The RNA shown here (Bacterial RNase P class A) has 383 nucleotides and comes from Janibacter alkaliphilus. Rfam family: Bacterial RNase P class A. Rfam classes the family as a ribozyme.
RNA sequence: UGAGUCGGUCGGACGGUCGCGUCGGUGCUCCGGCACCGCCGAGGAAAGUCCGGGCUCCGCAGGGCAGGGUGGUGGCUAACAGCCACCCGGGGUGACCCGCGGGACAGUGCCACAGAGAACAGACCGCCACGACCCCACGGUGUGGGGCGCGGCAAGGGUGAAACGGUGGUGCAAGAGACCACCAGCGGCCCGGGUGACCGGGCCGGCUCGGUAAACCCCACCCGGAGCAAGUCCAGACAGUGCGUGAUCGAGGGCGGCCCGCCCGAGCGCACGGGUAGGACGCUGGAGGCCGUCGGCGACGGCGGCCCGAGAUGGAUGACCGUCACCCGGUCGCCGGCGACGGCGGCCGGGGACAGGACCCGGCUUACAGACCGACUCAUCCC
Numbered sequence: 001u002g003a004g005u006c007g008g009u010c011g012g013a014c015g016g017u018c019g020c021g022u023c024g025g026u027g028c029u030c031c032g033g034c035a036c037c038g039c040c041g042a043g044g045a046a047a048g049u050c051c052g053g054g055c056u057c058c059g060c061a062g063g064g065c066a067g068g069g070u071g072g073u074g075g076c077u078a079a080c081a082g083c084c085a086c087c088c089g090g091g092g093u094g095a096c097c098c099g100c101g102g103g104a105c106a107g108u109g110c111c112a113c114a115g116a117g118a119a120c121a122g123a124c125c126g127c128c129a130c131g132a133c134c135c136c137a138c139g140g141u142g143u144g145g146g147g148c149g150c151g152g153c154a155a156g157g158g159u160g161a162a163a164c165g166g167u168g169g170u171g172c173a174a175g176a177g178a179c180c181a182c183c184a185g186c187g188g189c190c191c192g193g194g195u196g197a198c199c200g201g202g203c204c205g206g207c208u209c210g211g212u213a214a215a216c217c218c219c220a221c222c223c224g225g226a227g228c229a230a231g232u233c234c235a236g237a238c239a240g241u242g243c244g245u246g247a248u249c250g251a252g253g254g255c256g257g258c259c260c261g262c263c264c265g266a267g268c269g270c271a272c273g274g275g276u277a278g279g280a281c282g283c284u285g286g287a288g289g290c291c292g293u294c295g296g297c298g299a300c301g302g303c304g305g306c307c308c309g310a311g312a313u314g315g316a317u318g319a320c321c322g323u324c325a326c327c328c329g330g331u332c333g334c335c336g337g338c339g340a341c342g343g344c345g346g347c348c349g350g351g352g353a354c355a356g357g358a359c360c361c362g363g364c365u366u367a368c369a370g371a372c373c374g375a376c377u378c379a380u381c382c383c
Stems, first nucleotide, its partner, number of pairs: 001379010012324007020041002023038006043354001047365002050363005055227004067223005072086005087101001088099004102218002107216002109212003124157002126153003130149002133147006165183006184208001186205008231281004240272006252264004288307008326351011
């Protein structure tokens, strides 16, 4: 200098004018509100609502069934389908990337098309032996070639995503793990390393035992349900009916962690019907953010300090102008270069995305005009 890989940050700034919402203050008021002033007022994804938790109500002795989820190993965490580190397999020269990565000798199912044959398989072409049959040739009673018949074989060809180990040899009529050597793979045992997934090595075995579990299934672990329209309180409105249960055998409630006990005590539960659509709590300070330090490869954790700036309820945060910064296009000047072109400065014109809370938090995924930073790899050149 060129080509890449990975990670992170920001996502305009300041001023003015007008506008919107909560809250506070002041004034006015026909008590419904109105005017003025002041403070504050969306995001990296607030989004999709796909996972996980907090919180709330209901349910729940314990265990099991059904159902759902997760799936290499070890960690992190409140938890996770998230994150970190490592292992194994695949890709890349490399930085690095990708993997819905338990089990196919527990059992069952499936393997399209093509092909002879697709799971304890198979013979289309082919190779080889035999024949007293047929045809042809000849150097003629036989030899060669072809056909037909009946057998052997699985080496070669061909089909396929996949054809029942690979290479070399022995062997044979031709062949074949039929036999042998080496290699690969499978299973068992042992040794060494590692917390572990796993890695390295040795011995033995039968000569080879396909794939698919985002098919049923098996194994291990985890999971109660519904959601802030949760759940409560106040005010207001309305019309009851049916069923069950209870008032001597006591429904229900209060005290209480529970039992006993004490007190109140006539209602309570379900279904249908009817009424209401107001206000308040929940509501935002939290597994919170930033900085420093310590432990850890890291995710993360401990300690110390500092900071906190939406809470609407038909749902507010926007528009315009000016200056500056950024990007793009045009043009002029200067500089560098043979040149394509690049840099700096001036002027003119244009541009700024994706998108917006509604109980809160941790993730994942998706969308996004652009700008910036860091680490690393490969190639080439120079010192």
Its mean pLDDT, the model's own confidence on a scale to 100, is 76.